[in-house]
RNA sequence: UUACGAGAAAGGCAAACCCUGAGCAAUUAGGGGACGCAAAGUAAAGGAUCUUUAUGAAUUCAAAACAUAAAGAUAGCCUUACUACCGAA
Numbered sequence: 001u002u003a004c005g006a007g008a009a010a011g012g013c014a015a016a017c018c019c020u021g022a023g024c025a026a027u028u029a030g031g032g033g034a035c036g037c038a039a040a041g042u043a044a045a046g047g048a049u050c051u052u053u054a055u056g057a058a059u060u061c062a063a064a065a066c067a068u069a070a071a072g073a074u075a076g077c078c079u080u081a082c083u084a085c086c087g088a089a
Stems, first nucleotide, its partner, number of pairs: 004087002012037002017032006035076001041082003045079003048074009
């Protein structure tokens, strides 16, 4: 340095749920709280999932579900890119 990750040390993050705020919603910011995490650090590039709106087709009509498009969300779903603490085997 690369790989790897110990019932190691130090330090870190924080699911569900609750409170307050933002958003039509998915979801998110702060506080409390810990299910877990060795990249649970950063980035929506590919896939995936979710939301809203529009259109299509179907239907007696509408809604739901389905397809397409647009705009969004999730990095704690996978891949990818970049960066990083510690050091036993």